A computed fold for a 75-nucleotide RNA from an Alphaproteobacteria bacterium, annotated as transfer RNA. It matches the Rfam family "tRNA". By type it is a transfer RNA. Lineage of the source: Bacteria > Pseudomonadati > Pseudomonadota > Alphaproteobacteria. Model confidence (mean pLDDT): 83 of 100.
[in-house]
RNA sequence: GGGCAUAUGGCGCAGCGGUAGCGCGUUCCCUUGACAUGGGAGAGGUCACAGGUUCGAUCCCUGUUAUGCCCACCA
Numbered sequence: 001g002g003g004c005a006u007a008u009g010g011c012g013c014a015g016c017g018g019u020a021g022c023g024c025g026u027u028c029c030c031u032u033g034a035c036a037u038g039g040g041a042g043a044g045g046u047c048a049c050a051g052g053u054u055c056g057a058u059c060c061c062u063g064u065u066a067u068g069c070c071c072a073c074c075a
């Protein structure tokens, strides 16, 4: 230098262009003499960044950044 993959709550991950979800964690409530387990409710997201297409973008297009892998080049 070229190519590919990944980037989504605190963590791990889903998500066919049409209100962003699940598990764990966390807060509160119920259950207990008290824990644990179990049940119920809630909070928490500029969807890596910037543009573009579209009535509408996490999703499609372009560029950029970060991480990982492969190839090439130099020595």
Stems, first nucleotide, its partner, number of pairs: 001071007010024004018055001026042005048064005